RNA sequence: AAAAUUUAAUAUCUAGCCCUCGUAUAAUAAUAGGAAUAUGGCCUAUGAGUCUCUACCCAAUUACCGGAAAUAAUUGGACUAUGGGGGAAAGUAAAU
Numbered sequence: 001a002a003a004a005u006u007u008a009a010u011a012u013c014u015a016g017c018c019c020u021c022g023u024a025u026a027a028u029a030a031u032a033g034g035a036a037u038a039u040g041g042c043c044u045a046u047g048a049g050u051c052u053c054u055a056c057c058c059a060a061u062u063a064c065c066g067g068a069a070a071u072a073a074u075u076g077g078a079c080u081a082u083g084g085g086g087g088a089a090a091g092u093a094a095a096u
Stems, first nucleotide, its partner, number of pairs: 004096005017087008025055001028048001030046005040065002049056001057077007
């Protein structure tokens, strides 16, 4: 001087990673145009909703529509923004 191991304390000054919890939003509803039709029930756009950037979907089940223009309910599954906690990592000191 370097490396490894162990122990101890460190801080929010800075940046990033992982887990978890809270808040936001109900992964929601509205409007317009178009599309399908019981083997179907969808697509596009717009604005709203958040002290909020982004997102606003997927799957399953049940119902309903008897041929028309309209879907409904339930369950499960995220991302994003921000804050708290924990971890890892990092650096410091000591010992071997």
This is a predicted structure of a 96-nucleotide RNA (Purine riboswitch aptamer) from Bacillus tuaregi. The coordinates come from a structure-prediction model, not an experiment, and the mean pLDDT is 76. It matches the Rfam family "Purine riboswitch aptamer". The family has 133 seed sequences and 4,097 matches in Rfam 15.1. On this family, see Mandal and Breaker, Nat Struct Mol Biol 2004: "Adenine riboswitches and gene activation by disruption of a transcription terminator". Rfam links the family to the GO term purine nucleobase biosynthetic process. Rfam describes the family as follows. Riboswitches are metabolite binding domains within certain messenger RNAs that serve as precision sensors for their corresponding targets. Allosteric rearrangement of mRNA structure is mediated by ligand binding, and this results in modulation of gene expression. A class of riboswitches that selectively recognises guanine and becomes saturated at concentrations as low as 5 nM. In Bacillus subtilis, this mRNA motif is located on at least five separate transcriptional units that together encode 17 genes that are mostly involved in purine transport and purine nucleotide biosynthesis. It has also been shown that some members of this family are specific for adenine instead. Hence this family are termed purine riboswitches.